[in-house]
RNA sequence: GCCACCCUAGCUCAGCUGGUAGAGCGGCGCUUUCGUAAAGCGCAGGUCGCGAGUUCAAGUCUCGCGGGUGGCUCCA
Numbered sequence: 001g002c003c004a005c006c007c008u009a010g011c012u013c014a015g016c017u018g019g020u021a022g023a024g025c026g027g028c029g030c031u032u033u034c035g036u037a038a039a040g041c042g043c044a045g046g047u048c049g050c051g052a053g054u055u056c057a058a059g060u061c062u063c064g065c066g067g068g069u070g071g072c073u074c075c076a
Base pairs, nucleotide, nucleotide: 001072002071003070004069005068006067007066010025011024012023013022019056027043028042029041030040031039049065050064051063052062053061
């Protein structure tokens, strides 16, 4: 340099054919207990990597940029 894939909550990841953004773990509160853990219930937590385009509508489609992983090639 070229090709493919990935980027969504604090972490790990879902999200079908474009139509209200989710789960587990973690955090906080409550219940329970003599107390802790476990368990149950609830709450908070998101510029969906950044920018632009298409569209009535974009996490999802298109383009550019950035970051990451893997592969290929070249040079010293």

Transfer RNA from a Phycisphaerales bacterium, 76 nucleotides, folded computationally.